[in-house]
Predicted 3D model of a 98-nucleotide RNA (c-di-GMP-I riboswitch aptamer) from a Bacillota bacterium. Rfam family: c-di-GMP-I riboswitch aptamer. Gene Ontology term of the family: cyclic-di-GMP binding. The prediction has a mean pLDDT of 86.
RNA sequence: UUCCGAUAAUGGCAAACCUACCGAAAGGCAGGGACGCAAAGCCACGGGUCUAAAGCAUAUCAGCGAGCUGAUAAUGCCAUGACAGCCGGGCUGCCGAA
Numbered sequence: 001u002u003c004c005g006a007u008a009a010u011g012g013c014a015a016a017c018c019u020a021c022c023g024a025a026a027g028g029c030a031g032g033g034a035c036g037c038a039a040a041g042c043c044a045c046g047g048g049u050c051u052a053a054a055g056c057a058u059a060u061c062a063g064c065g066a067g068c069u070g071a072u073a074a075u076g077c078c079a080u081g082a083c084a085g086c087c088g089g090g091c092u093g094c095c096g097a098a
Base pairs, nucleotide, nucleotide: 004096005095012037013036017032018031019030021028022027035085041091042090043089045088046087047086048083049082050081055077056076057075058074059072060071061070062069063068064067
């Protein structure tokens, strides 16, 4: 130095859940709380997963200038929205027994 990772040391993070706020939602953020974590630090690059506001299509209804316009607790598609505590990849980093 690299791999590796202790019933070591010093510290760190914080799932579910609860409360407040942001968001259409997924989700985020803060406080509480600890299931876990040696990268559970950072980056949506590849795969995957979640959501579907806007948009598009359909359906229904309404209006009229008659093929357009508008409406909707409706249906489908869709990421431009998310997830780094799903996997891979990239960047960085504390400690040092075997």